The prediction has a mean pLDDT of 81. A computed fold for a 73-nucleotide RNA from Microgenomates bacterium OLB22, annotated as transfer RNA. Rfam family: tRNA. The family's RNA type in Rfam is transfer RNA. It was read from a public genome assembly.

RNA sequence: GUCCUCGUAGCUUAAUGGAUAGAGCAUCGGUUUGCGGAACCGAAGGUUGGAGGUUCGAGUCCCCCCGAGGACG
Repeated sequence: GUCCUCGUAGCUUAAUGGAUAGAGCAUCGGUUUGCGGAACCGAAGGUUGGAGGUUCGAGUCCCCCCGAGGACG
C1' cells in the first nucleotide's frame, strides 16, 4: 500500500431496517446477617467510534475519516 473482519454501558456482549437499544459481571441502595460474604429485590450507568447520505423510519444499508485485529505484498 491492497483486501477482509470488527468498534454498542466501567468490562463481556445481544438486537430481521420498525415498540422506550436489552442482558450478564462490576458499582450503588435495600432485605437478610452479630459483622461481612452468598442469596434475593431494586436503582443508576449508552452521542451504538466521528461526520455525511439513503429511507416514513438506521446500532443495522452506502460513502469518507479515526482506531483495533488479520491476510497478502